[in-house]
Molecule: glmS glucosamine-6-phosphate activated ribozyme aptamer
Organism: Sphaerobacter sp.
RNA sequence: UCGUUCGGAGUAGCGCCGGGGCUCGCCAGGGGAGGUGGCGAGUCGACGAGGUGGAGACCAAUCGAAGGAUUCGGCGGGUGGUCUCCCGGCUGGCACGGUCGUGAGGGCCAGGGCAAAACCGGUGAGCGAUCGCCGGGACAAAGACUGGCCUGGGUGCAUCC
Numbered sequence: 001u002c003g004u005u006c007g008g009a010g011u012a013g014c015g016c017c018g019g020g021g022c023u024c025g026c027c028a029g030g031g032g033a034g035g036u037g038g039c040g041a042g043u044c045g046a047c048g049a050g051g052u053g054g055a056g057a058c059c060a061a062u063c064g065a066a067g068g069a070u071u072c073g074g075c076g077g078g079u080g081g082u083c084u085c086c087c088g089g090c091u092g093g094c095a096c097g098g099u100c101g102u103g104a105g106g107g108c109c110a111g112g113g114c115a116a117a118a119c120c121g122g123u124g125a126g127c128g129a130u131c132g133c134c135g136g137g138a139c140a141a142a143g144a145c146u147g148g149c150c151u152g153g154g155u156g157c158a159u160c161c
Stems, first nucleotide, its partner, number of pairs: 014076004019072001020044009047064003053086007087101005093157004105151007119136007
């Protein structure tokens, strides 16, 4: 590195932890406790919604919810954005150009429905910080969708009438 088998995970608002918070143990000073410091072990470290044609480069990567805040701080990744190329849709065919991404023009306005955590109750694991499960349970925004309005839909060639 390839293949096979077994087991696990099943995947991108995702993963990680040398800072930091917190817990436990030991040690120090102390009459003791608390607090403080050192060491060790652990724990926390973003709640869901939406989101990918292929490749590359760059960047500070969409939306709201909760909370009076560690959802602090940092690292990695990433379906975001911009540009280039390729592929593809539309512009009847082809080329260029334009625009978009398979639901394949753009903008504005209105309508419209959708989450989980939080919270409440129960329960399991752990000395603990904390982690998990079950039931109940309300509430978003963006995007999608529907309607309206505005706007783009070019040039050349070939063919047919």